[in-house]
RNA sequence: AGUCGGCCGGACGGCCGCCGUCUAAAAGCGGAGGAAAGUCCGGGCUCCAUACGGAUACGGCGCCGGAUAACGUCCGGCGGGGGCGACCCCAGGGAAAGCGCCACAGAAAGCAAACCGCCGAAUCGCGGGCCGCAGGGCCCUCAAAGCGACACGGCAAGGGUGAAAGGGUGCGGUAAGAGCGCACCGCGCGGACGGCAACGUCGGCGGCAUGGCAAGCCCCGCCGGGAGCAAAACCGAAUAGGAGCGACACGCCGCGCGUCAAGCGCUGCAAGGCCUCAUCCGUUGGCCCCGCCGCUCGGGUUGGUUGCUUGAGGCGCCCGGCAACGGGCGUCCCAGAGGAAUGGCCGUCACGUCGGGGCGAUGAGCCCCGGCCAUACAGAACCCGGCUUACAGGCCGGCU
RNA sequence: GGCGGGAUAGCUCAGUCGGUUAGAGCGGCGGAAUCAUAAUCCGUAGGUCCCCAGUUCGAGUCUGGGUCCCGCUACCA
Numbered sequence: 001a002g003u004c005g006g007c008c009g010g011a012c013g014g015c016c017g018c019c020g021u022c023u024a025a026a027a028g029c030g031g032a033g034g035a036a037a038g039u040c041c042g043g044g045c046u047c048c049a050u051a052c053g054g055a056u057a058c059g060g061c062g063c064c065g066g067a068u069a070a071c072g073u074c075c076g077g078c079g080g081g082g083g084c085g086a087c088c089c090c091a092g093g094g095a096a097a098g099c100g101c102c103a104c105a106g107a108a109a110g111c112a113a114a115c116c117g118c119c120g121a122a123u124c125g126c127g128g129g130c131c132g133c134a135g136g137g138c139c140c141u142c143a144a145a146g147c148g149a150c151a152c153g154g155c156a157a158g159g160g161u162g163a164a165a166g167g168g169u170g171c172g173g174u175a176a177g178a179g180c181g182c183a184c185c186g187c188g189c190g191g192a193c194g195g196c197a198a199c200g201u202c203g204g205c206g207g208c209a210u211g212g213c214a215a216g217c218c219c220c221g222c223c224g225g226g227a228g229c230a231a232a233a234c235c236g237a238a239u240a241g242g243a244g245c246g247a248c249a250c251g252c253c254g255c256g257c258g259u260c261a262a263g264c265g266c267u268g269c270a271a272g273g274c275c276u277c278a279u280c281c282g283u284u285g286g287c288c289c290c291g292c293c294g295c296u297c298g299g300g301u302u303g304g305u306u307g308c309u310u311g312a313g314g315c316g317c318c319c320g321g322c323a324a325c326g327g328g329c330g331u332c333c334c335a336g337a338g339g340a341a342u343g344g345c346c347g348u349c350a351c352g353u354c355g356g357g358g359c360g361a362u363g364a365g366c367c368c369c370g371g372c373c374a375u376a377c378a379g380a381a382c383c384c385g386g387c388u389u390a391c392a393g394g395c396c397g398g399c400u
Numbered sequence: 401g402g403c404g405g406g407a408u409a410g411c412u413c414a415g416u417c418g419g420u421u422a423g424a425g426c427g428g429c430g431g432a433a434u435c436a437u438a439a440u441c442c443g444u445a446g447g448u449c450c451c452c453a454g455u456u457c458g459a460g461u462c463u464g465g466g467u468c469c470c471g472c473u474a475c476c477a
Stems, first nucleotide, its partner, number of pairs: 001400008010349007018031004033377001037388002040386005045228004049284001051283006058224005063077005078092001079090004093219002098217002100213003115159002117155004123149004127140005167185006186208001187206003191202004232306004242297005248291001251269002254266004272288004299476003313332008352372008401473007410426004419457001428444005450466005
């Protein structure tokens, strides 16, 4: 200089208060956080039938193994990328199942293509150099090569466009080129070995087919019912036990009451209906068979109790495990209310900062005096496990 | 406390399957026309697509995080 992990987040004393609990009253005892936050995941709990099974739809997750009540979290590993390194980052399944998209530029953007360029043979044209504005002059050479033009054919090395151009580098090869051939790397296929696995190593085969995007649809695998403590239960008070809409519904036989009938009650039988979770099917269960249920409007109250804090709880020690974590023993009880308490002042000290002075070398550092600030982010609302975000300042440890 | 929705020009809103220049109406400014004003016509300016990251060649749009605003939500018969 950097990197990783863990911890603290003012302390003590006095005075005055606030909330809860206990009490006849006091005294006593307890009283915010690492994030109590965002409400982003996962659970507990309560109600919906404590439902169960299957299919579809919808949503989420996604390397492998483990941890856990569960997770999108954590631990260990694998692969890829970055860094000299400690270490850090990765929404990290499938693009040869299918569909879709790839603007502009560019010849061509998805069954590839050929603008410039390189090469070939055919046709046509042209000797080359120097001097001179030019007509022209001088030198070289004499038959092979070269140059140019138009169209044709071959190629994909190079240029150019683009985010991306159908493997990369090198050698050979060729008219020029090209996996055309070879070596190495990459890719694919199958094999052996190691590993639980992801994957790795080795050697073989294939000259390359298969561009990217799934935080586009989708495919594969796994998971998921909904609502939320204003859930829910009980007590009490009050009101017009009102209105509208909607869903489902009126079976049969027998007996009894009833003078008969209407009606009422009971037993039985058969069929049906309703009740879960977005939909459907099946199983179980419950209810109904007559007035009940749901929604809306209208009306009333703004009370009390439970849920409510002992819990996947904290701390210490030991054991197992690389670790996350698990097990055992001991010990502790630590806010629980309602629109909501947990605060204020003073003193001392620590920390920080500013100014002055001294030692020292004008630096670093140390000491003394005085002033300022009494601290950042923030504030429980049913409870846990995580993630994310905010945070003045400080401490400890490992490593480069 | 719990649950849901939204943020694009000065205002009210569109923006499809991500595509290069983000639009419409009203409003503003300048001009025409009119004796003048309004209406009308012509032209024109005006954007941190709430912010920060990520995916992608490319983000107003897709994904994650943050900020702000709005709405709903008690019990009884």
Predicted 3D model of RNase P RNA and transfer RNA as a complex of 477 nucleotides. The prediction has a mean pLDDT of 75. Rfam match: Bacterial RNase P class A. Rfam classes the family as a ribozyme.